[in-house]
Molecule: transfer RNA
Organism: candidate division WWE3 bacterium
Formats: sequence, C1' cells, structure tokens
RNA sequence: GGGACCGUAACUCAAUUGGCAGAGUAGCGGAUUCUUACUCCGAAGGUUGUGGGUUCGAGACCCACCGGUCCCA
Repeated sequence: GGGACCGUAACUCAAUUGGCAGAGUAGCGGAUUCUUACUCCGAAGGUUGUGGGUUCGAGACCCACCGGUCCCA
C1' cells in the first nucleotide's frame, strides 16, 4: 500500500425481509437468612464508533472517515 471481517448498556452478545432497541452477567434496591453466600423479585442503565446519503421510516442499505482483528504485498 491492497483486501476481508467486526464496532449495539460497564462486560459478553441478540435484534429474521428496513417497522416499539432486547437478553445474560456485573452493579443497585427488595424478599429470604442470626449474618454472608445461593435462590427469587424489581427498577435503572443506549447520541447502535463518527459524519453524511437513500427512505414515510435505518442497528440492518449506500459513501467517507475513525478504531480493532486477520490475510496479501
């Protein structure tokens, strides 16, 4: 220098053909327990990497850029 894949909650990942952004774990509150742990219940937590474009509507499509992993040179 060229190419492929990936980027979504603190972490690990979903989201089918473009149509309400979710789960598990962690943390927080509660129940249980003499206390802790385990178990159960609840609430909270998101500019979907950044900026544009297409569309009635984009996490998903198009373009550029940023970051990561890998391959080629």